Model confidence (mean pLDDT): 79 of 100. Predicted 3D model of a 96-nucleotide RNA (c-di-GMP-I riboswitch aptamer) from uncultured Steroidobacter sp.
Order: sequence, then C1' cells, then structure tokens
RNA sequence: UCGACACAAGGGCAAAACCGCCGCAAGGCGGUGACGCAAAGCCUCCGGUCCUCGGAUGCGCUGACAGCAGCGCUCACGGAUAGCGGGGUUGCCGCG
Repeated sequence: UCGACACAAGGGCAAAACCGCCGCAAGGCGGUGACGCAAAGCCUCCGGUCCUCGGAUGCGCUGACAGCAGCGCUCACGGAUAGCGGGGUUGCCGCG
C1' cells in the first nucleotide's frame, strides 16, 4: 500500500422503556438503561418510510353569495430517519 472481516485482546457506540428540555409533528438533545452494532463514525446524492405549524396545487364538504371563511383529502416547496437500503467519505486492532 492492497485485500478480506473468521479468531484474540484492549476499547467504542447504545434500541426499547423511564425522566428532563426542545419541536406543530415525525423526531432531536441530555441522563438512566442495553436490544443490538465491525463502521450503529461522518455526509440526505438516490430510493423507501414517516411528519404537517407554515406554503402551494387540485378536489370534496359546509357556511356565506362574491372570489371569502372553515374543515377534510392531495402535493412535497419544507422537514425527520445515516439503527430502512444503496452510494460517498474517513478510520482502530489483529489476519493475509
């Protein structure tokens, strides 16, 4: 430097749940806690899933009867998930 992740050692991270804080929400952060993880380190580029305070499109219903109001659905401008998958990037030990 390249390759693979079977073994050993030393370590690392931390699901659910509960508590506190933040957020409209999905969810995030901190603490306790360990289901798991060899990239469960980092990055939303692609797909998936999820959210709806605001925005937009269209539709429906109701009320008004002028172009408006309310509610519901839809879109995804906008968010969340890197512990959903792919991709990118960095990297410890031992092994070949």

Lineage of the source: Bacteria > Pseudomonadota > Gammaproteobacteria > Steroidobacteraceae > Steroidobacter. Its Rfam family is "c-di-GMP-I riboswitch aptamer". From the family's description: GEMM was predicted in a large-scale screen for bacterial structured RNA regulatory elements. It was read from a public genome assembly, where an Rfam model found it.